RNA sequence: CCAGGGGGCCGGGCAGCCGCGUGACUUCGGUCACGAGGAAAGUCCGGGCUCCACGAAACAAGGGUGGCGGGUAACGCCCGCCGGACGCGAGUCCAGGGAAAGUGCCACAGAGAGCAUACCGCCGAUGGCCCCCUCGGGGGAUCAGGCAAGGGUGAAAGGGUGCGGUAAGAGCGCACCGGGGCUUCGGCAACGCAGCCCGCAUGGCAAACCCCACCCGGAGCAAGGCCGAAUAGGGGCGGCACGCUCGCGCAAGCGGGCAGGUGCGUUUCGCAUCGACCGCCCGGGUUGGCUGCUGGAGCUCUGGAGCAAUCCAGAGCCUAGACGAAUGGCUGCCUCCGCGUAGCUGGUGUGCAAGCAUACCGUGCGCGGGACAGAACCCGGCUUACAGGCCCCCUGGCAAU
Numbered sequence: 001c002c003a004g005g006g007g008g009c010c011g012g013g014c015a016g017c018c019g020c021g022u023g024a025c026u027u028c029g030g031u032c033a034c035g036a037g038g039a040a041a042g043u044c045c046g047g048g049c050u051c052c053a054c055g056a057a058a059c060a061a062g063g064g065u066g067g068c069g070g071g072u073a074a075c076g077c078c079c080g081c082c083g084g085a086c087g088c089g090a091g092u093c094c095a096g097g098g099a100a101a102g103u104g105c106c107a108c109a110g111a112g113a114g115c116a117u118a119c120c121g122c123c124g125a126u127g128g129c130c131c132c133c134u135c136g137g138g139g140g141a142u143c144a145g146g147c148a149a150g151g152g153u154g155a156a157a158g159g160g161u162g163c164g165g166u167a168a169g170a171g172c173g174c175a176c177c178g179g180g181g182c183u184u185c186g187g188c189a190a191c192g193c194a195g196c197c198c199g200c201a202u203g204g205c206a207a208a209c210c211c212c213a214c215c216c217g218g219a220g221c222a223a224g225g226c227c228g229a230a231u232a233g234g235g236g237c238g239g240c241a242c243g244c245u246c247g248c249g250c251a252a253g254c255g256g257g258c259a260g261g262u263g264c265g266u267u268u269c270g271c272a273u274c275g276a277c278c279g280c281c282c283g284g285g286u287u288g289g290c291u292g293c294u295g296g297a298g299c300u301c302u303g304g305a306g307c308a309a310u311c312c313a314g315a316g317c318c319u320a321g322a323c324g325a326a327u328g329g330c331u332g333c334c335u336c337c338g339c340g341u342a343g344c345u346g347g348u349g350u351g352c353a354a355g356c357a358u359a360c361c362g363u364g365c366g367c368g369g370g371a372c373a374g375a376a377c378c379c380g381g382c383u384u385a386c387a388g389g390c391c392c393c394c395u396g397g398c399a400a401u
Base pairs, nucleotide, nucleotide: 001397002396003395004394005393006392007391008390009389010388012334013333014332015331016330017329018328020035021034022033023032024031025030037372041383042382044381045380046379047378048377049220050219051218052217062216063215064214065213066212067081068080069079070078071077082096083094084093085092086091097211098210102209103208104205105204106203119151120150121147122146123145126144127143129140130139131138132137159177160176161175162174163173164172178200179198180197181196182195183194185192186191224291225290226289227288234282235281236280237279238278239277243258244257245256246255247254248253260274261273262272263271264270265269298317299316300315301314302313303312304311305310335370336369337368338367339366340365341364343363344362346361347360348359349358350357351356352355
């Protein structure tokens, strides 16, 4: 210098003017202080807090998690390690328990896909067939048969490579690799190294059912608590007699009976009519208001423990609380990026007719732009989005010292 890997950080700055939200003060005119994020987002996981349910525990159902160790309030998060896959490497990725408990599935293709199979192929040892013959045998074809090396299908075909072996082959034999079992040693453990034994003995899928181990009560700040009008319902008491009861109807309501008030008529009876209104008190609820509401697993430094995640100690600090929902706008200067220009006693390179032309960079000028996105009870994570830029560590290659 080129190509790449990992981690961390910033997210325009300053000033003036105008404006918004909250709080404090106020002489009511204002003044002062504070005022979004790394994700405030998705609402995916874990907690705090609140209410509800519930003796505890266990079991069942349902859901989740799944190598080992550590961290944490907790986690499906984080750190370290192990194993596997990929990469020359730095590193990256992995729902990473169990497939000899059982059930199920393995499409298409293919002969065969689960008590494996024989399409092409190889062989002709053995039995049979044909030919020759010096009767010992030799040759041919492949009917029976033998084989699974090679080809072909497939995601996957019952270990791989090589040598021997054989009629051809085959863990049939052997060496190495792979696999299984046992043991020693190392490690807290996952696991690793080594030795011995076993020719290999049961393919894959559990983000299919299932089995094993562990974890989980439900709902959520529209939780929950307090205050509470006008008006309309409900209940009680009283003025005052305004009620009781039956039937129908989902209900509103309708109808009947009894008791009662008033009026009329011929007196123990009949007829007609009425069932309202007002005042006081109590309780629930709607609109609304207050609260919960931000001081907390808090932030910043310093020191210490630890490989790290993280923890411990000390000092300092207070940092949004809105609810048709504040946190913004304009101007100037600076900064970053992009584009365009052509000014320059600037730099580098090229061309030549040698002091001019031209390309790039720098500088100047002009224009445009500065991402993703916006708290809503609060924390810890994860995931996703993000213009542009900065820093640190590491790997491979080339060149130079």